[in-house]
Context: one part of a larger RNA
Parts: sequence; structure tokens; C1' cells
RNA sequence: UCUGCACGGUGGAUGCCUAGGCAGUCAGAGGCGAUGAAGGACGUGGUAACCUGCGAAAAGCUUUGGGAAGGUGGUAAACAACCUAUGAUCCAGAGAUAUCCGAAUGGGGAAACCCACCCAGCGUAAGCUGGGUAUCUUAUACUGAAUACAUAGGUAUAAGAGGCGAACCGGGAGAACUGAAACAUCUAAGUACCCCGAGGAAAAGAAAUCAAUUGAGAUUCCCCUAGUAGCGGCGAGCGAACGGGGAUUAGCCCUUAAGUUUAUUAUGUUUUAGCGGAAGUAGCUGGAAAGUUACGCCAUAGUGGGUGAUAGCCCCGUACGCGAAAAGGCAUUUUAGAUGAAAACGAGUAGGUCGGGACACGAGAAAUCUUGACUGAACAUGGGGGGACCAUCCUCCAAGGCUAAAUACUCCUGACUGACCGAUAGUGAACCAGUACCGUGAGGGAAAGGCGAAAAGAACCCCUGUGAGGGGAGUGAAAUAGAUCCUGAAACCGUGUACGU
Repeated sequence: UCUGCACGGUGGAUGCCUAGGCAGUCAGAGGCGAUGAAGGACGUGGUAACCUGCGAAAAGCUUUGGGAAGGUGGUAAACAACCUAUGAUCCAGAGAUAUCCGAAUGGGGAAACCCACCCAGCGUAAGCUGGGUAUCUUAUACUGAAUACAUAGGUAUAAGAGGCGAACCGGGAGAACUGAAACAUCUAAGUACCCCGAGGAAAAGAAAUCAAUUGAGAUUCCCCUAGUAGCGGCGAGCGAACGGGGAUUAGCCCUUAAGUUUAUUAUGUUUUAGCGGAAGUAGCUGGAAAGUUACGCCAUAGUGGGUGAUAGCCCCGUACGCGAAAAGGCAUUUUAGAUGAAAACGAGUAGGUCGGGACACGAGAAAUCUUGACUGAACAUGGGGGGACCAUCCUCCAAGGCUAAAUACUCCUGACUGACCGAUAGUGAACCAGUACCGUGAGGGAAAGGCGAAAAGAACCCCUGUGAGGGGAGUGAAAUAGAUCCUGAAACCGUGUACGU
């Protein structure tokens, strides 16, 4: 120095596990906010920190129910001081308190800070305590210019609004990459992004609709019709309807209603704590029995989880049955209110011309809908439509309004499910994670799980720097399970030994 073997170190793969995720199903809920939200800052314990809870009444207060013997949240044990059968801790309902910032609203401001005014009460006073003082809109009243009447403006009072929130919905505005194998019409796409508004759904909606010589009868959604008819530098591509089958069905009003809504009565049901709830012992192995053997039992309960290995009968539960002082939801109902758009059957409308847009339909033979400009009817003896246009025929009645269900979505709550993941996976995050860290900032963004059944977490002794680490002893089934702790692969590094050189 090489190789083999043995034993180690390092390392953290693999196996097993799951505290967390992912995707759903069925129900619920679909909002919170000037009665100050969402989100924070700072405090708050006998306690130094962080998390959780709470707010100077500060891990809590009052009360009504439930419940039961222990309790003073977690990391986190000990100590101290206490509470508790006169029912604590805990769970649920209702209430009180709720600093400062934040729409933030008295003014200001570099968020969690600075500086005010008015009224009331108390106080000799300094001052203390309580309440109010933003803006906009609407309503009412008072006042009131240029300018006579008035109006603008001003003031006061009252009510409402403002901000946040995951997707879904309606409206406004609206790209490009890309595709066309280049590119301009076209496509992507009325998509993304932005803005406004609303609701638990929204929107639409009771024919000036379709159809075709038979008829149908509001809207919405699904399956066909159908990748059809069509549109299209007839390229790329875009792409219906009639009709049929389903889901769900509901009609009404403008001569005061269809309705909506508040409070209230009653009944039913339901939500927010809970309660009862069957049935097993012994021998053996083992550290431990739920394993095994033997003999039993329950079952409207053999879903599931735990317990020292795999338990229907040990524990929590489960089937089933029961339960609410208080508050809430829903349905029907009683009584009493409140509210209610447009208005008077629809005129600057229908229609026309020019220019756009929407319709599957790109100006086309282009109907239909819509409208920026200019125009501009008829009045049921009338008018619109039936894809240029005309006639006949058929059908409907615009220019006013309301309307549940079937449909879309899931920030959130509960129960359950998975030929979903199992720590480089599954959320970025199983762990104090949107943290540490990076960036001026917008923003980017990790790594990190496992002793054991139970801490029984190694008293005592020895080496040592009153170390680190180790050796005994002890615990344990096991300590090569010793806290860098289950298993412990490989790379890599050694020790011993054998052989070769």
C1' cells in the first nucleotide's frame, strides 16, 4: 500500500407510523361594520420569554341552564398562595367590561402618537368623570348675496351611507403574447387586468315570442339536435336555431294592488350544552394479552378510536331512546303597523339616413336587437314580426313595473367518505410558517416530525478543566432504545486480523 474477513465511526436512505394536508359527499351558513368591523399595537398571571385567552372590571366579571370531583390554559416541571358538595374548574345561552390604532369620524399625523373646543355633574381650586364635535346624501326648518321677487350660498336638526370579505353574479372599460407554421382582416377574447353595484344566490322572466297551414305557449339549467345549417384572408378557425327529451314550475299589477317588511300570538320543527345506553372469565406464552386454548354472553350496538401485541362483551363510544332555564332559524298562523317603483296602457317613441356595436352571421342579398349624430309616424278602422323586398296569410301588441323554484360558487361550521399523500410526498407551512432569512421597495421565501408501555430521563462511584466526553452502578423487555435518542442502507473514514507486494 492492495485485497478479503470481522468490528466500528460518520451519514440519514429505507421500513413502519401520523399530529398535517388533498379531493369530495350530505347538511348548515352565506356575511361582519359608526352599538366602531376585518386586521393590528400595547398591556394583562405570584412568573423572565413565546403561544393561547382576555382588556385598566384585562388566562377574566354577572346571570341562566348543563355537569361533576377535582381545579388555578400550553411549552413546563417544581414552589408559593388559593378555590371547590353553600357544587369549583369545565360546557352552552344571555349580558357587562372592552386601552390605543385602524372606514377612524373633533383637528393634525411619520398607524398604535400630538393638540383642541362645547355641554352636564362633582370640586374652594388645580382638576376629575360622562357625553358630544368628520364628510357626503336625503328630508325638514331657519336664514340669505350680486338683484326687486327669487335663486345660489349659509346654519341647525333628523335619518342613511362610508370600510372589510374566498369564489359565484350584473354592468362599465378592455389588452397582448399566441394561432394563422410570416402577417395586416381574423384568432387569442369580450379572456386577463382595472372600475362600479348587488345578493345568498345574481341575472332573466309571463310574448309587439316561435312555428308554418298542424300548432306551441314566461324565464333559467341539463342532454340531444350538431361540430349539423351557416360564418370565415371560405385560411386559421368560429359555430347556432327549429324541434325532441328532462330538472323545476306561478303567475301578476299600474281605478291600490300582486307584494315586501317590522313587532307580536300560537303550534310544529330545528340549532346552540348534555343524559341513559347490552354483554367475559380462566389457563398458557410473554415485560405487558387484546394473542392462543377452554367454556360463555350481548347485538336495533361486530362504524371508529384508545388501553403495555391483534378487544363486539376493559375505557370512550356506537344502534336506539331521552333532554333546554335562555337565545336563535324555518314553516303555518293571530293581531297591530310601516313601506312601496313607475305612473294613467306607455312619442322625440317605432321607423328612416350616416357611423359603430351585439346577434354563430367579418357589410354581405342581411333581416333582428342596440344607439352617437340628424330626422321622425300611426293610435286597434291601428301597429310589430314571420332573415333583402312586395302581396296574401298566420301570429303577436313595443316604447311602464314585480315575480319563487330548477342554476352558479365556498372565506366559513358539523358529520362522513377515499383502488388520495405519508415528512425531498401531501398545503409554502404535520414543528410557534407566510416564521427565519433576502430585498430600499413591490416582492421573494425556507429548513426543521418519531426515546420508551411508562421518565422509570441514569441516585451513587471513577477519569477529567467543579469541562466535553466516557467507564462502572442502577432503571428498563431492550440503553448499539441515553435525550445528536425507532429502524439505521450507500458514499466516506477507521481499528484488528490474514494473505500478497
Overview
The prediction has a mean pLDDT of 85. Large-subunit ribosomal RNA, domain I from a seawater metagenome, 501 nucleotides, folded computationally. RNAcentral holds the full RNA, with entries from SILVA.